């Protein structure tokens, strides 16, 4: 990088350094000097891996659940909308609304 499963309208500081930028990308809208982005420190969560408890199995393992010191992640807006398809409305050539995909993002596994 590519695959291959799962999640994704939920939760997380008015803290240091640090200085101008970032919300993947399209088109939007929007955050920012009342300070952007990087890093630290604090939080969330609980995908992994641990520990403990029921519960079926029974030397091992399987579901739930609680925990949370380990390994990642996250920590404005729904994955901020939105971009392709099909339905249904409205109307006339645009718009609404739903559902699916497709990207993205994180996990774990493979290469």
């Nucleotide at each position: 990088c590519u695959c291959u499963u799962a999640u994704u309208u939920a939760g997380a500081g008015a803290g240091g350094u640090g200085g101008a930028g970032g919300g993947a990308c399209u088109g939007g809208c929007c955050c920012u000097a009342u300070g952007a982005a990087a890093c630290c420190c604090g939080g969330c969560a609980a995908c992994c891996a641990u520990u403990c408890a029921a519960u079926g199995a029974u030397u091992u393992u399987a579901u739930u659940g609680a925990a949370a010191a380990g390994g990642u992640g996250c920590u404005a807006a729904u994955u901020c909308c939105u971009g392709c398809a099909a339905a249904g409305c409205g109307u006339u050539a645009c718009g609404c609304u739903u559902u699916g995909a497709u990207a993205a993002a994180u996990a774990a596994g493979a290469g």